[in-house]
RNA sequence: GCGGGAAUAGCUCAGUGGUAGAGCGUCUCCUUGCCAAGGAGAAGGCCGCGGGUCCGAUUCCCGUUUCCCGCU
Numbered sequence: 001g002c003g004g005g006a007a008u009a010g011c012u013c014a015g016u017g018g019u020a021g022a023g024c025g026u027c028u029c030c031u032u033g034c035c036a037a038g039g040a041g042a043a044g045g046c047c048g049c050g051g052g053u054c055c056g057a058u059u060c061c062c063g064u065u066u067c068c069c070g071c072u
Stems, first nucleotide, its partner, number of pairs: 001071007010024004018055001026042005048064005
């Protein structure tokens, strides 16, 4: 230099055009004499960044940043 992949909640990851989810974690309550386990609920995201297409974009296209892999 060229090609490919990844970036989504505190963490690990789903989500192939129509109001963004799960597990773990955090907080509150219930259960217990206490802890743990269990049960119920809540908070927490404008989806790496900037543009484009579209009635509508996490999703498609272009550029860009970081990381990983391969080629030269």